[in-house]
RNA sequence: CAGCGGACUCAUAAAAAAUUGUGCCAUAUCUUUGGAAACGGGAUAUGGGAUGGUGUCAAAUUCGGUGAAACCUGACGGCAGAAAUGCACAAGGCAAUGCCGAGCGAAGCUUAAUAGAAAUAUUAGGAACGUGUAGAGACUUGACGGCACCCACCUAAAGCGCAAGCCAUGGUGAAGACAAAGUCCAGGGAGUGGUGAAAGCCACAC
Numbered sequence: 001c002a003g004c005g006g007a008c009u010c011a012u013a014a015a016a017a018a019u020u021g022u023g024c025c026a027u028a029u030c031u032u033u034g035g036a037a038a039c040g041g042g043a044u045a046u047g048g049g050a051u052g053g054u055g056u057c058a059a060a061u062u063c064g065g066u067g068a069a070a071c072c073u074g075a076c077g078g079c080a081g082a083a084a085u086g087c088a089c090a091a092g093g094c095a096a097u098g099c100c101g102a103g104c105g106a107a108g109c110u111u112a113a114u115a116g117a118a119a120u121a122u123u124a125g126g127a128a129c130g131u132g133u134a135g136a137g138a139c140u141u142g143a144c145g146g147c148a149c150c151c152a153c154c155u156a157a158a159g160c161g162c163a164a165g166c167c168a169u170g171g172u173g174a175a176g177a178c179a180a181a182g183u184c185c186a187g188g189g190a191g192u193g194g195u196g197a198a199a200g201c202c203a204c205a206c
Base pairs, nucleotide, nucleotide: 008023010021011020024048025047026046027045028044029043030042031041032040034039052150053149054148055147056146057145062102063101064100065099066098067097071093072092073091078087079086080085103131104130105129109126110125111124112123113122114121115120135185137184138183139182140181141180151173152172153171154170159166160165189206191204192203193202194201195200
């Protein structure tokens, strides 16, 4: 490089498979105090074939709070047992990760003021979006992120048309960034100590 085959995402303590949980989309059905519709939101079942391009931005990265399955443990008390022990629960832990408040923030959008003939610039604010939210963490790059445009497809309110119909300014083109790709750092190992019933957590030096 080519051919063939495989792979949706992340976790499930090396790797792989399986399993289970989580998220996602497709199809079908139901639903909806969003919408004219397309579509969006919610629920269930089945499945895993598929998810466009170009340009541009890289800043804040802080202080707090709330939730979470699978999985691990399960003292005391309860139940069973003669006992050993077993079972179920409360509870504890790990954690994929769902979020909130304040503050702050690049480009783009937007309001006001000021300067200017204008283009535009500066200042102050706003909406979205982000940060907060990594294995403690530091940094670089971008994209699966923000913004603009293009492309494909769907719809057609307004508009146009005598009509059939045309037309986007409306939609769809997955999730993964609770660190993705990397560079570092930390961790993983055996040991000691603390804490705890245990799982585990913390600290120390190697």